[in-house]
RNA sequence: GCGGGCGUAGUAUAGUGGUAGUACGGGACCCUUCCAAGGUCCAGACGCGGGUUCGAUUCCCGCAUCCCGCU
Numbered sequence: 001g002c003g004g005g006c007g008u009a010g011u012a013u014a015g016u017g018g019u020a021g022u023a024c025g026g027g028a029c030c031c032u033u034c035c036a037a038g039g040u041c042c043a044g045a046c047g048c049g050g051g052u053u054c055g056a057u058u059c060c061c062g063c064a065u066c067c068c069g070c071u
Stems, first nucleotide, its partner, number of pairs: 001070005010024004018054001026042005047063005
């Protein structure tokens, strides 16, 4: 330099044009003599910029990061 791929809460992951889900972790409450365990609820995320579209996490283009291969 060329080609391909990944990106979603603090962590691990699902989703795929129409309100972004789950688990662990965090907070509150319940339970318990206390702790642990258990139960209920709450907060928390689509890498950045542009395009298409009534509507984009999803489709298209570019940028940057990371990974793989070629040279």
A computed fold for a 71-nucleotide RNA from a Candidatus Magasanikiibacteriota bacterium, annotated as transfer RNA. Rfam family: tRNA. Its family is annotated with triplet codon-amino acid adaptor activity in the Gene Ontology. Rfam classes the family as a transfer RNA. Lineage of the source: Bacteria > Bacteria candidate phyla > Candidatus Magasanikiibacteriota. The prediction has a mean pLDDT of 81.